[in-house]
RNA sequence: AGAGUUUGAUCCUGGCUCAGGAUGAACGCUAGCGGCAGGCUUAAUACAUGCAAGUCGAACGGCAGCGGGUCCAGCAAUGGAUGCCGGCGAGUGGCGCACGGGUGCGUAACGCGUAUGUAACCUACCUUAGACUGGGGAAUAGCCCCGAGAAAUCGGGAUUAAUACCCCAUAACAUUGAGAGAUGGCAUCAUUUUUCAAUCAAAGCUCCGGCGGUUUAGGAUGGGCAUGCGUGACAUUAGCUAGUUGGUGAGGUAACGGCUCACCAAGGCGACGAUGUCUAGGGGUUCUGAGAGGAUUAUCCCCCACACUGGUACUGAGACACGGACCAGACUCCUACGGGAGGCAGCAGUAAGGAAUAUUGGGCAAUGGACGCAAGUCUGACCCAGCCAUGCCGCGUGCAGGAUGACGGCCCUACGGGUUGUAAACUGCUUUUAUACGGGAAAAAACCCCUGGUCGUGAACCGGGGCUGAUGGUACCGUAAGAAUAAGGAUCGGCUAACUCCGUGCCAGCAGCCGCGGUAAUACGGAGGAUCCAAGCGUUAUCCGGAUUCAUUGGGUUUAAAGGGUGCGCAGGCGGAGCGAUAAGUCAGAGGUGAAAUCCUACAGCUCAACUGUAGAACUGCCUUUGAUACUGUCAUUCUAGAGUACAUAUGGAGUGGGCGGAAUGUAGCAUGUAGCGGUGAAAUGCUUAGAUAUGCUACAGAACACCGAUCGCGAAGGCAGCUCACUAAAUUGUAACUGACGCUCAUGCACGAAAGCGUGGGGAUCAAACAGGAUUAGAUACCCUGGUAGUCCACGCUGUAAACGAUGAUUACUCGAUGUUGGCGAUACACUGUCAGCGUCUGAGCGAAAGCAUUAAGUAAUCCACCUGGGGAGUACGGCCGCAAGGUUGAAACUCAAAGGAAUUGACGGGGGCCCGCACAAGCGGAGGAGCAUGUGGUUAAAUUCGAUGAUACGCGAGGAACCUUACCUAGGCUUAAAUGUAGGAUGACCGUCCCGGAAACGGGACUUCUCUUCGGAGCAACCUACAAGGUGCUGCAUGGUUGUCGUCAGCUCGUGCCGUGAGGUGUCGGGUUAAGUCCCAUAACGAGCGCAACCCCUAUCAUUAGUUGCCAUCAGGUCAUGCUGGGGACUCUAAUGAAACUGCCUACGCAAGUAGUGAGGAAGGUGGGGAUGACGUCAAAUCAGCACGGCCCUUACGCCUAGGGCUACACACGUGCUACAAUGGCCGGUACAGAGGGCAGCUACCUGGUGACAGGAUGCAAAUCUCGAAAGCCGGUCUCAGUUCGGAUCGAAGUCUGCAACUCGACUUCGUGAAGUUGGAUUCGCUAGUAAUCGCGCAUCAGCUAUGGCGCGGUGAAUACGUUCCCGGGCCUUGUACACACCGCCCGUCAAGCCAUGGGAGCUGGGGGUACCUGAAGUCGAUAACCGCAAGGAGUCGCCUAGGGUAAAACCAGUGACUGGGGCUAAGUCGGAACAAGGUA
Repeated sequence: AGAGUUUGAUCCUGGCUCAGGAUGAACGCUAGCGGCAGGCUUAAUACAUGCAAGUCGAACGGCAGCGGGUCCAGCAAUGGAUGCCGGCGAGUGGCGCACGGGUGCGUAACGCGUAUGUAACCUACCUUAGACUGGGGAAUAGCCCCGAGAAAUCGGGAUUAAUACCCCAUAACAUUGAGAGAUGGCAUCAUUUUUCAAUCAAAGCUCCGGCGGUUUAGGAUGGGCAUGCGUGACAUUAGCUAGUUGGUGAGGUAACGGCUCACCAAGGCGACGAUGUCUAGGGGUUCUGAGAGGAUUAUCCCCCACACUGGUACUGAGACACGGACCAGACUCCUACGGGAGGCAGCAGUAAGGAAUAUUGGGCAAUGGACGCAAGUCUGACCCAGCCAUGCCGCGUGCAGGAUGACGGCCCUACGGGUUGUAAACUGCUUUUAUACGGGAAAAAACCCCUGGUCGUGAACCGGGGCUGAUGGUACCGUAAGAAUAAGGAUCGGCUAACUCCGUGCCAGCAGCCGCGGUAAUACGGAGGAUCCAAGCGUUAUCCGGAUUCAUUGGGUUUAAAGGGUGCGCAGGCGGAGCGAUAAGUCAGAGGUGAAAUCCUACAGCUCAACUGUAGAACUGCCUUUGAUACUGUCAUUCUAGAGUACAUAUGGAGUGGGCGGAAUGUAGCAUGUAGCGGUGAAAUGCUUAGAUAUGCUACAGAACACCGAUCGCGAAGGCAGCUCACUAAAUUGUAACUGACGCUCAUGCACGAAAGCGUGGGGAUCAAACAGGAUUAGAUACCCUGGUAGUCCACGCUGUAAACGAUGAUUACUCGAUGUUGGCGAUACACUGUCAGCGUCUGAGCGAAAGCAUUAAGUAAUCCACCUGGGGAGUACGGCCGCAAGGUUGAAACUCAAAGGAAUUGACGGGGGCCCGCACAAGCGGAGGAGCAUGUGGUUAAAUUCGAUGAUACGCGAGGAACCUUACCUAGGCUUAAAUGUAGGAUGACCGUCCCGGAAACGGGACUUCUCUUCGGAGCAACCUACAAGGUGCUGCAUGGUUGUCGUCAGCUCGUGCCGUGAGGUGUCGGGUUAAGUCCCAUAACGAGCGCAACCCCUAUCAUUAGUUGCCAUCAGGUCAUGCUGGGGACUCUAAUGAAACUGCCUACGCAAGUAGUGAGGAAGGUGGGGAUGACGUCAAAUCAGCACGGCCCUUACGCCUAGGGCUACACACGUGCUACAAUGGCCGGUACAGAGGGCAGCUACCUGGUGACAGGAUGCAAAUCUCGAAAGCCGGUCUCAGUUCGGAUCGAAGUCUGCAACUCGACUUCGUGAAGUUGGAUUCGCUAGUAAUCGCGCAUCAGCUAUGGCGCGGUGAAUACGUUCCCGGGCCUUGUACACACCGCCCGUCAAGCCAUGGGAGCUGGGGGUACCUGAAGUCGAUAACCGCAAGGAGUCGCCUAGGGUAAAACCAGUGACUGGGGCUAAGUCGGAACAAGGUA
């Protein structure tokens, strides 16, 4: 110090989350020791038991108990007497009990903190100084006796003491009153001198030293009271207050004071937050933080408050009193039922509550306290110990060596390697700690006792000796043996250090945020390993930090949340220039205070540290005082630059009220005129023969003001437009005459404030919510049409909101330029420039996240106001205020999400735009869709109908050929190291084969048979045995390789360097042309390059050269019925190798160029000549695990293997692809002509014979330019004559042929017979632009045969049409919008239905605290008082005032709950629509 998370990516805004530190903590796992600390945060709930405040006999009467003494009785034990002694229960009296200890209920307060005051006060014990301490009296407790009661306790009688009580005396420097003077101060006054008068004291004890007592004045200590300042939340709490505020007088108090009372006055407090409600002890400190701050108040210290709840006083120096009293209440306990007792928020402890917090311990040895002369007693204060890892600190669990890097574990590419790991074993060493044994502290010095000294002679001080330890036989030290007694927790996807295997399979689970898990999970669970801490480690909770995320330091407001709709303006805040005064703010010096502890620094003590001690610094604060005077403030005075006034100028659609005008519209009347008008995408509703629409004239009505008109003017904003009059207001400019800071801003307030809406009264032409009808539509409560009411208009009143927007508050100053325009001035003007005030555009610096703003700032500064702090819930609920209502204003929370958002980027998309292309449309030709059949698919069926392919891009596809085989499917029968193969070894000479039996076969059983070669060494072959390597068309194409389809043969896709941008990214690749093309040219912050395009390759079209067999035959020769048949030949065709040729090269036109155009020339071919191969970056998790390969998973007497039979060929039906047709451009018959490319030995077969034929029987040639397979349409002739036919051939019957082990399921072909549907095919749809479509046949692969009408090739014949790019589809480029990025098959809204959650209203019901009014009213203080007591003082009693509490009543407030009800939020796959995002299909 930052990091993660919004996006495809980016920058920003903004929230959420994490890493750090801390804790009185708790929980989980684990645990060796010690030191120092800490330990009911909850129920101020209730408490059993014990202890926590007594002491003094040197105040007193005494003597119950204990010990001793004396006396008596007794042998003794023992008994009795005696306060005589030590002492002392109970009692009187004194002092203490108001401290110490606990808790945090209450309290928002002079309670606390800080600083002052007390001239308004008190203070026992202590201390200093002065004075005094005389005399007398009456009681009473105890004790004794009697009585009541269960007890607590009480009553009566008699007697008694005191340092208890009372009286008298004495007394002032005390107090009070009266008088005089001085000094001082702060208003009352204070101090002091003096005179007079009045009032009030005391206690004894004694060891004779003293200790006490009374009074006065000081001190010290401790307090009381008062004051300034500071010290929570809420304004959805705005008004509160009658003792209230003040005065006079009195009372009361230690003391001032409405503290209390009587009277008088009407004040006092409050937006600088009164009052109310809620919460809370305050501070030093503690935690955190760089600091400023924020949070906190456990332990320790200071203050306060409280002591079961509420009230009250008494005593006392001090209390309204924790372990005192009285009363009331609640609760608990005892009881003989009559009555009594009690208060752990002291220390332990118990119950309860709770996540949670300890022993019913030891000791007064130390420190401190009470009493006492003292010894001493008391002390749960305190000192110690016990429990608890609760925290902090320290120590240890060993150290060194040790490699074949052992065994084991885990992992892997597995005969091996890696890791655990020098880790272990093993060797040597050490002994902290633990254990055992032994020694053994400091804390202790006082008091006291003994003793010495000093002087100022005090029981004073300083020495010496002695006594005293709970902790504790503890700390510490020594000795002994022995590695011996001692390691875990969390984590390992990123943040965040640390990775693999197995299991699981959106399950189980994890998770702080993002998020993991749906069969290869570094994220779940386990294991191995690793990382981080370590006697702890993690989790949870809370606080601060990070968060500059409330911003004083240190934020913002055009679009992210955020400028009030506008003005005026009180308070408030801020404020021009000069001089002077003052010194409040400000600054400096000094003084006081800021308790100690804490923090920091230094030093020191425990072996170190934690801890502790000593010293310093600090405590940033407050108060007082002295000074300074720049700035701010205040006062005084002056000025004119701000502001205003005057005079003059001049402008405008500024406002209000009145008058006038024309056009249009509607209506009415009259007239002309006739059949439609109107309206729409198209229609209809509507109007019209009762005369519409249209046209003309006249009249009336209301509303709005065309042209001018504008990027314009005016106004504070809303807003303002025909012309004119009146009134009102205003900016501007000029003069610089007047005033002299009069200014700016503005919470609350006041005023204005579009449209719609409301009230009353008018008005009502147009338009037009609601409504009605007509359309559209699946629906159409809409968009469109026809009507139409409120309203729109006027007057008065209300409402008070808008995207009231420049989404930009007002004012002032400053800061480059260019240009346009409005109104003035200079100035007389048309040229020109300057200046002032406005209104615009562009651009620079600067700013900004960017877009952008840019003298009219969103720049640089200043002042004031308003507003914001994640999204939703929600501008909602409740409450208040306003309003007639509608509603407005103010304005939350629970709950929920991890985002919501801004700007820009790249894509994709658009029922956005522009340009362009393609058999995309159009123009044509021929088809499909209808029929029959073939074939594939779906579906269905079935034991099985094996599997895959499914929009384009599956469906005559894998399959280039299922009768068995294939075959993967089904049924049945069999096999289990098991098929085939290989390697190594062994042994053998067989195996094979033939035959028989069972069987469907496989298989099982039996019989027969018995190797070859040899150089004799062996080799080959075969099966057998052994060992090794099984097999799987089972799953996953979403784990993969490879291959393929498609976009698309579309023209695109990128890179390097440079430049631009914060960045994603852009530029290049855009623009203007051109092209089939990102093809080329020009221009250009780009310059180049790569993959694509093109070309290079093959075939084909022309020619040349070379070569000439099996091909060819012009010339020559021979020969045949005939034929290149033969000799020859290379001319030609052809074959097959090489080359030439085409490049917009030439011409014309256009053009800068690229290039385009031409019925151009030339040429075999002309603008890529035609065709093929060739498929960029990528997309579709496209297809294929069944071609093959391959990871993982699964099966192993089976999911493997063998065999037979069946199935893949089923058949109501649906679809795709084809074939044949429906006929005359044809069918049939006869004759006749011409290919190319291929194939062929288990083959093709000439030819001959037989058969109607398929074919059969012979036979020859050919492993092929040699032999062979072979055309059809066409042409010529004939026939048929428009019909279900001489079309069409399905289907069926019969007879055959061929292949094959075998044609039943289930082959093809032939012949004869039969002769179905079908007469050109709905919506729709497919192919094709030239040797193409159409049409005709031929060949080949696979193959025994074939289902081939399929596929792949080949040639023959051989068209039509393209105006053109509006539209459909697909694509390319540019641009635009976007809320899409899984990218429009996107996103997304609302109702309804279901579940869950919190919440508002609600007839009410219940509870709580506070207040008010009235009634009652204990104890108690105070006041009054004749009867009773007392000689009296006085008391009892009674009465009165006040009050705690209780009761009644009506309101307000706050909670809980409530049938029902309202909306809200959340929830993988519900319903209905389709509102928004593109022009989102009505912006």